[in-house]
Model confidence (mean pLDDT): 81 of 100. This is a predicted structure of a 72-nucleotide RNA (transfer RNA). Rfam family: tRNA. By type it is a transfer RNA. Rfam links the family to the GO term triplet codon-amino acid adaptor activity.
RNA sequence: UGCCGGAUGGUGCAACAGGCAGCACACCUGACUCUGACUCAGGCGAUCGGGGUUCGAAUCCUCGUCCGGCAG
Numbered sequence: 001u002g003c004c005g006g007a008u009g010g011u012g013c014a015a016c017a018g019g020c021a022g023c024a025c026a027c028c029u030g031a032c033u034c035u036g037a038c039u040c041a042g043g044c045g046a047u048c049g050g051g052g053u054u055c056g057a058a059u060c061c062u063c064g065u066c067c068g069g070c071a072g
Base pairs, nucleotide, nucleotide: 001071002070003069004068005067006066007065010025011024012023013022019055027043028042029041030040031039048064049063050062051061052060
């Protein structure tokens, strides 16, 4: 430098031809308990950034940033 893949709550992952962003853990509150843990109930919080296409974009197009792989 070129090509390929990836970036989604605090963390690890889903979302198959575009149609309500979901799960687990963590965290917070409550119940339970003499206290804590466990367990149960509820809650909080995210699409890497800019632009475009579309009625509608995590998803498609484009330009960047960062990470990984391959080639030179």